This is a predicted structure of a 1492-nucleotide RNA (small-subunit ribosomal RNA) from a freshwater metagenome. The coordinates come from a structure-prediction model, not an experiment, and the mean pLDDT is 84. Rfam family: Bacterial small subunit ribosomal RNA. The RNAcentral record of the sequence draws on SILVA.
[in-house]
RNA sequence: AGAGUUUGAUCCUGGCUCAGGAUGAACGCUAGCGGCAGGCCUAACACAUGCAAGUCGAGCGGGCACAGCAAUGUGUCAGCGGCGGACGGGUGCGUAACGCGUACGUAACCUACCUUUGGAUGGGGGAUAACAGUUCGAAAGGACUGCUAAUACCGCAUAAUGCAGCGGCACCACCUGGUGACAGUUGUUAAAGGAGAAAUUUGUCUAAAGAGGGACGUGCGUCCGAUUAGCUAGUUGGUGGGGUAACGGCUCACCAAGGCGACGAUCGGUAGCUGGUCUGAGAGGAUGAUCAGCCACACUGGCACUGAGACACGGGCCAGACUCCUACGGGAGGCAGCAGUGGGGAAUAUUGGGCAAUGGGCGCAAGCCUGACCCAGCCAUGCCGCGUGAGGGAAGAAGGGGCAUCGCCUUGUAAACCUCUUUUCUCUGGGGAUAAGGCGCUAUUAGAUAGCGAUUGAAGGUAUCAGAGGAAUAAGCACCGGCAAACUACGUGCCAGCAGCCGCGGUAAUACGUAGGGUGCAAGCGUUGUCCGGAUUUACUGGGUUUAAAGGGUGCGUAGGCGGGCGAAUAAGUCUGGGAUGAAAUGGCAGGGCUCAACCUUGUCGCUGUCUUGGAUACUGUUUGUCUGGAGUGGGAGUGAGGUAGCUGGAAUGAGUGGUGUAGCGGUGAAAUGCGUAGAGAUCACUCAGAACACCGAUUGCGAAGGCAGGCUACUGACUCUUAACUGACGCUGAGGCACGAAAGCGUGGGGAUCAAACAGGAUUAGAUACCCUGGUAGUCUACGCUGUAAACGUUGGUCACUAGGUGUUGGCAGUUUACUGUCAGUGCCCAAGGGAAACCGAUAAGUGACCCACCUGGGGAGUACGCUCGCAAGGGUGAAACUCAAAGGAAUUGACGGGGGCCCGCACAAGCGGUGGAGCAUGUGGUUUAAUUCGAUGGUACGCGAGGAACCUUACCUGGGCUAGAAUGCGCGUGACGUAAUCAGAGAUGGUUAUUCCCCGCAAGGGGCACAAAGCAAGGUGCUGCAUGGCUGUCGUCAGCUCGUGCCGUGAGGUGUUGGGUUAAGUCCCGCAACGAGCGCAACCCCUGUUGUUAGUUGCCAGCGAGUAAAGUCGGGCACUCUAAUGAGACUGCCUUCGUAAGGAGCGAGGAAGGGGGGGACGACGUCAAGUCAUCAUGGCCCUUACGUCCAGGGCGACACACGUGCUACAAUGGCCGGUACAAUGGGCAGCGAGAGCGCGAGCUGGAGCGAAUCCGUUAAAGCCGGUCUCAGUUCGGAUUGGAGUCUGCAACUCGACUCCAUGAAGCUGGAAUCGCUAGUAAUCGUGGAUCAGCCAUGCCACGGUGAAUACGUUCCCGGGCCUUGUACACACCGCCCGUCAAGCCAUGGAAGCUGGGGGUGCCUGAAGUCGCGGGAGAUUCCGCGCCGAGGGCAAAACCGGUGACUGGGGCUAAGUCGUAACAAGGUAACCGUACCGGAAGGUGCGGUUG
Repeated sequence: AGAGUUUGAUCCUGGCUCAGGAUGAACGCUAGCGGCAGGCCUAACACAUGCAAGUCGAGCGGGCACAGCAAUGUGUCAGCGGCGGACGGGUGCGUAACGCGUACGUAACCUACCUUUGGAUGGGGGAUAACAGUUCGAAAGGACUGCUAAUACCGCAUAAUGCAGCGGCACCACCUGGUGACAGUUGUUAAAGGAGAAAUUUGUCUAAAGAGGGACGUGCGUCCGAUUAGCUAGUUGGUGGGGUAACGGCUCACCAAGGCGACGAUCGGUAGCUGGUCUGAGAGGAUGAUCAGCCACACUGGCACUGAGACACGGGCCAGACUCCUACGGGAGGCAGCAGUGGGGAAUAUUGGGCAAUGGGCGCAAGCCUGACCCAGCCAUGCCGCGUGAGGGAAGAAGGGGCAUCGCCUUGUAAACCUCUUUUCUCUGGGGAUAAGGCGCUAUUAGAUAGCGAUUGAAGGUAUCAGAGGAAUAAGCACCGGCAAACUACGUGCCAGCAGCCGCGGUAAUACGUAGGGUGCAAGCGUUGUCCGGAUUUACUGGGUUUAAAGGGUGCGUAGGCGGGCGAAUAAGUCUGGGAUGAAAUGGCAGGGCUCAACCUUGUCGCUGUCUUGGAUACUGUUUGUCUGGAGUGGGAGUGAGGUAGCUGGAAUGAGUGGUGUAGCGGUGAAAUGCGUAGAGAUCACUCAGAACACCGAUUGCGAAGGCAGGCUACUGACUCUUAACUGACGCUGAGGCACGAAAGCGUGGGGAUCAAACAGGAUUAGAUACCCUGGUAGUCUACGCUGUAAACGUUGGUCACUAGGUGUUGGCAGUUUACUGUCAGUGCCCAAGGGAAACCGAUAAGUGACCCACCUGGGGAGUACGCUCGCAAGGGUGAAACUCAAAGGAAUUGACGGGGGCCCGCACAAGCGGUGGAGCAUGUGGUUUAAUUCGAUGGUACGCGAGGAACCUUACCUGGGCUAGAAUGCGCGUGACGUAAUCAGAGAUGGUUAUUCCCCGCAAGGGGCACAAAGCAAGGUGCUGCAUGGCUGUCGUCAGCUCGUGCCGUGAGGUGUUGGGUUAAGUCCCGCAACGAGCGCAACCCCUGUUGUUAGUUGCCAGCGAGUAAAGUCGGGCACUCUAAUGAGACUGCCUUCGUAAGGAGCGAGGAAGGGGGGGACGACGUCAAGUCAUCAUGGCCCUUACGUCCAGGGCGACACACGUGCUACAAUGGCCGGUACAAUGGGCAGCGAGAGCGCGAGCUGGAGCGAAUCCGUUAAAGCCGGUCUCAGUUCGGAUUGGAGUCUGCAACUCGACUCCAUGAAGCUGGAAUCGCUAGUAAUCGUGGAUCAGCCAUGCCACGGUGAAUACGUUCCCGGGCCUUGUACACACCGCCCGUCAAGCCAUGGAAGCUGGGGGUGCCUGAAGUCGCGGGAGAUUCCGCGCCGAGGGCAAAACCGGUGACUGGGGCUAAGUCGUAACAAGGUAACCGUACCGGAAGGUGCGGUUG
């Protein structure tokens, strides 16, 4: 000192959370020792038992015991008497108060014991307890009679400096008064003795003073609530009486009507206050245990007595509640003293020892008493200290655990082992200080001091010291995803669980549980609670308000706050010196003492404060004088939709009447409702009504805001400029208050043309309570009154001053001069400095300052509830909480998206040609079926796809039968076979039997090969996960894009470059530019094809020459040509015209085989789709192992109501059929292609020449062309289906092959909505070949050639894509986000008939004890009676605050409910604000307003 968390990312705002410290703590796990401290925070709940206040015989009489013969003495005890029980100890109920703190005052007071000083202590008297007797009562307690003492009680004497009265003087104080050690005078008031042989001592009385203690008064300070605003009758004051130690309404009688309060009275809630304590940098905040000061209380309430002191914790009386005793008549009690018990609670100790010390009471003293106190016990409750060993020790041991890449991994120098130490521990022994006093004796005279003697210790034989022994007796807890130090394995599988926040867990979890390892702290460690901090998150120090929460709708103005220049006085604030106080403890610093520390202690500082006294006078204040600059007045000039009232005008609209005139009008996207032949609409004329004012008009003007617009008149407010005559700070702001305040709305009365909530109808729609249309009522207008709110906005309060400019405009003024300059007051735009999170603001500030007011403090709940208040109502103002979330938000960035915009491209549309969708069949898929119909592919980007060949095999599926180290492979071991032939069982796999039996090299040893059996290392899986993966592939898309380095801009995400202007097929190129370059893509380089040169001619070719045939490159020969296949050339807008700066375009001009990328192919950027594939292959993990492996037979993958995709064949005459006839290219061939020939109608068969192929074969290409026939028909179209007969392949064509022949001859006559391909050698059409392959379900796929079109105006629209821009509440990115009702569950809360409780007040009744007063009585403070007050009790009415409550209202939360689609894009009707009406719901509509 900060960190985590809103976002795809960023900056900001803002809340939540964490790290720190603390604790009278509690809980969990664990635990060796000591020191010092602390220990009922809850029930001021109730208490058994013991103890906590007594003492004095030197005040008194007496009893008892002992000693003594006795006198008497000693001890002890109840009583009288004295002093003390008002201290000490406890608790925090009450109390918001002079209670406490602080500082003063008492001239308004008291004070026992103690100290000092003066004086005095004379002489008498009468009782009473004890005791004795009698007596009442259960007891507690009494009653009567009699005796007796005092330092008990009462007179008398004396007495002052006492007290009271009277006047006088001096001084002080001043509101009353006080003092006098001044002088008079009158009256009055005291006493007690004891001890001692004595000396003497002690006590007593009186007076004065002191010290300490107390009482009272005053200033200031001292919690929350205004949803508590008025309170008060002894109340405020006076006079007089009473009372008190004393002042006082303290109390009473009378008189007056005051007193307190927004500077918060009263009321309600909470609370003992302080020194201090905790925290914090501080300021503050929180707190008030232990220790200390004060207060209050003592079962609850009241009361007085005694006394120096009490209204009294361990005293009294009364009442009440409770408990106990009782003989039922009556009595007793008060732990908030110390222990202890029950109870409550998360929770807090021993019924201990001692008066040795300190302190207290009594006493002359010894001494007694003392749960104050000193000690001990219990508790890790806290703080502090110590220890659990230290050093060495790598073979990095063994063994174990863990991981695992199988290791030089880790646990780990850890252990073992060696050396050492002994704090602690055990045993033994020693062992202070806390002790001072007191007593006795001695010394000097007493006191006092000194010396000597015998003594006093609970803690405790403790602290501590010495010796001996031996590493011996001693480590846990939490955490390890980030914050935040520390990582792996296994288990689990959105389960179990974790979690302070963010968040983990759905089969590879560093986040759960366990283990290993690690990190942190350590006799503790974690968790929970609470406080401060971090939080500048209430901001005095030290925050904000355009858009994040936040400026009041606007003005006037009260209190208050703040306030111009120059003087003077004063000294309140302010500054400064001195003094008093600020208790001690605590705290800081420096020392000292316990071995250190904690702890204790000494000194000093501090205690930031209050009071007092002297001084200073700059500033503020106060008083006073003066000034003119602020403010205002006056003179002059001017401006304007400023306001109110009245009068008045034209256009338009609607209506009425009449004329002309005829069939429509109106309305919409299109329609309909509506109006119209009873004459509309249109048009002309006249008339009526109400409302609003075109043009001017604007970025204009005016007004405080709301707002204000035809013209004229009246009345009236304001502003500006100029002038500088007047006043002389008169000013600014403004809580409350008052006034004004759009629209809607309300009341009463008018008015009512238009428009138009509601309403009605018509459309639209799935619906349409809407948008659109036709109507239409309140209302819209007016007068008077109310309401008081708006996105009442510049989302920006008012006033004053200061801080660069530029450019418009309105109204003045001045100057120069005819369009400029300057200036004042407004109103706009662009910008500087500066500010701001940014957007932006920027002299009209959101800049820099001053003053005042208002407001904000996370989102939701909620501007809601309750209360109060205003209103006729609607509603307005004020304005919470429970509960809930970890966000909500602002600005900007990059994308994506838009039923936003601009530009551009593509067989995208359009223009064309041919199809599909209808039929039959083929094939694939879905579905269904099945024992199985194996699996995968599923919008585009699955569906003639994996499969380029399912009868068996394939084959993964099903049924059945077998095998189990296995069907295949490798290594190693053993054996010598394997095999062949035959035969039996069986569906076969397989099993049995018979016959025969190793091979090669080598002399040999041995090696190699092959086969088999057992056993081993090992196998096997088309089982799962393509969402664990590699590889490969599809798609956007052959679209033109995707990025980087450096620089620059921005706080940053990011931007720039890559945008712009052109151009291109292209981010292709050119130009410009804070960019300059570069990479992956584009293009080119590669292949085929089109022209050609060269080289090379067999199997190819044949021009010329020769031979030869029926014909034929058939032969000799030749490579010219074709061709073959290797290498070159060629095309680049190079030339011309034209447009352009250029890139480039156009022309089609030339040349050329080819012209502007010649045509085609291969080639696929960064990336997207968790796209596809674990069944090509590979592979992590999981799963199976006599089976999910493997072998075999048969079946299935070929099923069939149906649906879809892709195709084939057709529906015919541009055709079918018959006959004749012409012209290709690619590619294939030895388990092969197979010629000629023969046979068969044919498929094919027989046979086997040639050919491993430019040689031979398949091989007749077909469409075409020529001729003929058919004549529009379900046909001589079409060929499905079916019957029969065959051929071929193959072990085998039943399920389930192809082909042939004969026969049969279905649907179908050009195909609905919709939809596909194609831009040239293309579509269309025709045939041919190949792969796979025994054969083939191929109409598929991949190739080859033949014939060979039409059309493109163009880019509005559909689809896809690219670039720029804009909006966004989207970022899983529009298949997005998201609103409200309804339904379900849970939670808190408001209302509510009532029910119930509480505290306080008021009135009335009753009224204990007791003080006071009065009376009675011979008298009495005491007896009796009465009276006032009076605790408590009762009755009554009301207010306030709670609890509960059938039912009811909304609210919040909750993976996958219902209805719609309101908002975010122009969100598909722009949204929102106020208001009113309406509607299942979001919402719709009207009126006015805002732009967010």